[in-house]
RNA sequence: GGCUGCCGUGGCACAGUAGGUAGCGCACCUCAUUGGUAGUGAGGAGGUCACGGGUUCGAUUCCCGUCGGUAGCUU
Numbered sequence: 001g002g003c004u005g006c007c008g009u010g011g012c013a014c015a016g017u018a019g020g021u022a023g024c025g026c027a028c029c030u031c032a033u034u035g036g037u038a039g040u041g042a043g044g045a046g047g048u049c050a051c052g053g054g055u056u057c058g059a060u061u062c063c064c065g066u067c068g069g070u071a072g073c074u075u
Base pairs, nucleotide, nucleotide: 001074002073003072004071005070006069007068008067011026012025014023020057028044029043030042031041032040033039050066051065052064053063054062
């Protein structure tokens, strides 16, 4: 370099659905508790679901291509 498989989802690590607009943990913010921290409890913010097309009334989910990561095979 070529081929094949898997993966790409909030700041981080991940889940998710035989297509009906997404969730947990940690982190972050506010309040309560404390003499004050920590811890605990309650509430909150944060995501073009890698990118571009296609199918569909509707796509994170299906199909095609591109990019990136990883593993294997091969020269």
Molecule: transfer RNA
Organism: Eubacterium ramulus